[in-house]
RNA sequence: GCUCCUAUCGUCUAGAGGCCUAGGACACCAGCUUCUCAAGCUGGGAACUCGGGUUCAAAUCCCGAUAGGAGCG
Numbered sequence: 001g002c003u004c005c006u007a008u009c010g011u012c013u014a015g016a017g018g019c020c021u022a023g024g025a026c027a028c029c030a031g032c033u034u035c036u037c038a039a040g041c042u043g044g045g046a047a048c049u050c051g052g053g054u055u056c057a058a059a060u061c062c063c064g065a066u067a068g069g070a071g072c073g
Stems, first nucleotide, its partner, number of pairs: 001072007010026004018056001028044005049065005
C1' cells in the first nucleotide's frame, strides 16, 4: 500500500428498513425485606464511533473517515 471483518448502556449482547422515544443479562443507584450482610422483590439512571448519501421512514442499506482485528505484498 491492497483486500476482508468488526464498532450498540460501565461490561457482555439482541437487532436483518416501520412492531424501537433501541430490548435483555450482569453491574450501579433507591426502596421493601433482614439484627447485619448476602439472596429475593419492586423501581430508576445509562448506549447506536463520526460525517455524508439513499428512502416517506436508517442502529439496520450505500460512500468516506476514525479505531480495532485478520490476510496479502
A computed fold for a 73-nucleotide RNA from a Minisyncoccales bacterium, annotated as transfer RNA. The coordinates come from a structure-prediction model, not an experiment, and the mean pLDDT is 81. The sequence is in RNAcentral, with records from ENA. The organism belongs to Minisyncoccales, within Bacteria. Its Rfam family is "tRNA". Its family is annotated with triplet codon-amino acid adaptor activity in the Gene Ontology.